[in-house]
FMN riboswitch aptamer (RFN element) from a soil metagenome, 116 nucleotides, folded computationally. Of the family's consensus pairs, 100% are formed in the model. The coordinates come from a structure-prediction model, not an experiment, and the mean pLDDT is 81. The RNAcentral record of the sequence draws on MGnify.

RNA sequence: GCCUUCGGGGCGGGGUGAGAGUCCCCACCGGCGGUUAGAGCCCGCGAGCAGCAGAUAGGUGGCUGCAGACCCGGCGGAAUUCCGGGGCCGACGGUAGAGUCCGGAAGGGAGAAGGU
Numbered sequence: 001g002c003c004u005u006c007g008g009g010g011c012g013g014g015g016u017g018a019g020a021g022u023c024c025c026c027a028c029c030g031g032c033g034g035u036u037a038g039a040g041c042c043c044g045c046g047a048g049c050a051g052c053a054g055a056u057a058g059g060u061g062g063c064u065g066c067a068g069a070c071c072c073g074g075c076g077g078a079a080u081u082c083c084g085g086g087g088c089c090g091a092c093g094g095u096a097g098a099g100u101c102c103g104g105a106a107g108g109g110a111g112a113a114g115g116u
Base pairs, nucleotide, nucleotide: 001116002115003114004113005112006111012026013025014024015023027100028099029090030089031045032044033043034042040088041087048066049065050064051063052062070086071085072084073083074082092103093102094101
């Protein structure tokens, strides 16, 4: 370099209502790499959206930008990562207002493993 495979989880109960897995109360979930030590919320990456340039039959691809969240205590040489406690966050389109439903998506994908 090429090929193959893998590569995201979660609404259960109650309330209101004509109607809600969308609102309210309780509940549930956590991609990938890094980091003196294990991370949804430390540093980055990915999915999404916008713009630009170039090119095209179409698509892939390139560049720029936008887009989320943590504190206290303990142990320790070292932890916003472990333990204890209390918090917080979650693209776009649809629909009674959605992290959990449906859809783009049998897509894309950070990356992981293996083969050559």